Two RNAs folded together computationally: RNase P RNA and transfer RNA, 447 nucleotides in total. The prediction has a mean pLDDT of 78. Rfam match: Bacterial RNase P class A. Rfam classes the family as a ribozyme.
C1' cells in the first nucleotide's frame, strides 16, 4: 500500500415546553376495591440493527386433545445444535482466489416418459459432407515384361505396375454446434481405430481410515459406445407436514325492520379454505337492506437480557448471581435554545419470539493474508 | 396490521423453454372539392429491476421495486 474475516457504535451534553404508559401522594364520587375521575403535586420509563420485506420456523388463539387415507406442496452431501426451521455449527465433495478466505438448490439420468430450435453428414445407444485408404472384389484405361505361332501382327495368353470409377474401409484430420462419446505417446495398419502396449484419467470390487458423507502414492479387475446432457421438465426415492390467523379469540354495553331476494337441502349443509372417512353441530350459503362506530381482556416476564464459572473445535448446553427494559388504538417518542465535534446514513414498534433477506453516511476494536 | 393477485408496444391484452405478436392508436400515401369512413404501407419492446438454473428464459427459481383487491362487530 492492497485485501480477508469477526465484533461494536449509529451525534454528545445541558435547559425549557409538550405527547404516551406506569408508580406514589392529595382531593372528590359510590358500586367500598388491585374501583373511577382530576386545569392538582411528585417520581421514573419511552423505537431499531434492521422496528422493513412478510420469505421460512415456532409460541399463542379458534376450529376434534388435530385423528386415518389420497392428492397437491416444502425440503434433499454427512454429522450435530435447537422449541422448531428452507436457520446455525463442524466436516466432506465441487468451483474461484497467489493467499487470508469466499461461493455452492450438492439425492437419483443404471425404473420410465419428454426436450435439445438454428447449424451440421450425423443429436442418442446416431452418422459419413470434405478428407484419408485401395489390402480383398468388379470395371475402364495406360505402361512395360514373359510365353506361344503354317501366320511375326494394330495377334493370343500369363502374371505385374500406374491412373480413374464402382463396391467398400475409416473415425486420426477439417468443418457445424452448448454438446459429436477418454487423453498423450509408441507400436500397428492399405488407411485407421483401445486394435495392442506404457503413463494419466474413468468404472466396478476388495482392503484400510473415518460415526458418516467421503478419502487412499493400497490391491485386484474392466479397454472404457460400459454409464452423454437436462430432474429451478414430468417423475422416482427418502423425509416433513391439518387449516386459519390478534381484524385470531373472549367479555361487557348500546341499538333494530330479528327483514327481503336467489340457491341448495338430510345419501344434505356447516365447522373443515383440495377430496374422502371420522368427529362435532344443525338448516345453511350469497346478495340486498337495517343497527352499533363505545369500553375491557388478549398486551407484554419472555424458548428474556447481562455477568461469572463450566462442558464442547463450534453452534449450543448446564449451574450460580444480578436486572425489568415502549405497549399506543387516529395511534405517543417531538419542538426550541445553548455549547461542542468527525456535521450525523438507512429508517419508525402495533400479539410475541428464533432466523433469513434487503437498505445503510461515517467511525472504533481485534485477528489474519499478500506485495514492497 | 394480516391475506392474496398482477406487472409485456402509447392503451387493452396474447404468446409449450426455441427469432415476442394481435386489436386500437400514431405517421405516410391513395381515395375526396375537403373531412370522416375505407384501402395500402410503416412505426413502436432493457417483457418493472437484479441475480441464478439451462445450450437457450416473457415463461422455471430467488431477491427487490411498484400497482390493485379482500379482511371489524350485532341480528
Nucleotide at each position: 500500500g492492497a485485501g480477508u474475516c469477526g465484533g461494536c457504535c449509529g451525534g454528545a451534553c445541558a435547559g425549557u415546553c409538550g405527547c404516551c404508559g406506569c408508580c406514589c401522594g392529595c382531593a372528590c364520587c359510590c358500586u367500598u376495591g388491585c374501583g373511577g375521575u382530576g386545569u392538582c403535586g411528585g417520581g421514573g420509563g419511552g423505537a431499531g440493527g434492521a422496528a422493513a420485506g412478510u420469505c421460512c420456523g415456532g409460541g399463542c388463539u379458534c376450529c376434534a386433545u388435530a385423528g386415518g387415507g389420497c392428492g397437491a406442496g416444502g425440503c434433499g452431501c454427512c454429522a450435530g445444535g435447537u422449541a422448531a426451521c428452507c436457520c446455525c455449527u463442524g466436516g466432506g465433495g465441487g468451483g474461484c482466489g497467489c493467499g487470508a478466505g469466499c461461493c455452492u438448490a450438492c439425492g437419483g439420468a443404471a425404473a420410465g416418459u419428454g426436450c435439445a430450435g438454428c447449424a451440421g453428414a450425423a443429436a442418442g445407444g446416431a452418422a459419413a459432407c470434405c478428407g484419408c485408404c485401395u489390402a480383398a472384389g468388379c470395371g475402364a484405361u495406360u505402361c512395360g515384361a514373359g510365353u506361344c505361332c503354317u501366320g511375326c501382327g494394330u495377334g493370343a495368353c500369363u502374371g505385374g505396375g500406374g491412373u480413374c470409377g464402382c463396391c467398400g474401409g475409416u473415425a486420426a484430420g477439417g468443418g457445424u454446434g452448448a454438446a459429436a462419446a477418454g487423453g498423450u505417446g509408441c507400436g500397428g495398419u492399405a488407411a485407421g481405430a483401445g486394435c495392442g502396449c506404457a503413463c494419466c484419467g474413468c468404472g466396478c470390487g476388495a482392503c484400510u481410515g473415518g460415526u458418516a458423507a467421503c478419502a487412499g502414492u493400497u490391491c485386484g479387475u474392466g479397454g472404457c459406445g460400459a454409464u452423454g446432457g437436462u430432474a429451478a421438465a414430468c417423475c422416482c426415492c427418502g423425509u416433513u407436514g391439518g387449516g386459519a390467523g390478534c381484524a385470531a379469540g373472549g367479555c361487557c354495553a348500546a341499538a333494530u325492520a330479528g327483514g327481503a331476494a336467489u340457491c341448495c337441502u338430510u345419501c344434505g349443509c356447516u365447522g373443515u379454505g383440495g377430496c374422502c372417512c371420522g368427529c362435532a353441530g344443525u338448516g345453511g350459503a350469497u346478495u340486498c337492506g337495517g343497527g352499533u362506530a363505545g369500553g375491557c381482556c388478549g398486551c407484554u416476564u419472555g424458548a428474556g437480557g447481562c455477568c461469572u464459572g463450566u462442558g464442547g473445535u463450534g453452534a449450543c448446553g448446564c449451574a450460580g448471581g444480578c436486572c425489568c427494559u415502549a405497549g399506543a388504538u387516529g395511534a405517543a417518542u417531538g419542538a426550541c435554545u445553548g455549547u461542542c465535534c468527525u456535521c450525523g446514513a438507512c429508517a419508525g414498534a402495533a400479539c410475541c419470539c428464533g432466523g433469513c433477506u434487503u437498505a445503510c453516511a461515517g467511525g472504533c476494536c481485534g485477528a489474519c493474508u499478500c506485495a514492497c | 396490521g394480516c391475506c392474496g393477485a398482477c406487472g409485456u408496444a402509447g392503451c387493452u391484452c396474447a404468446a409449450c423453454g426455441g427469432u415476442a405478436g394481435a386489436g386500437c392508436g400514431u405517421c405516410u400515401g391513395a381515395u375526396u372539392u375537403g373531412u370522416a369512413a375505407u384501402c395500402a404501407g410503416a412505426u413502436g419492446g432493457u417483457u418493472g429491476g437484479a441475480g441464478g438454473u439451462u445450450c437457450a428464459a416473457u415463461u422455471c427459481c430467488u431477491c427487490u421495486c411498484g400497482u390493485c383487491g379482500g379482511c371489524u362487530c350485532c341480528a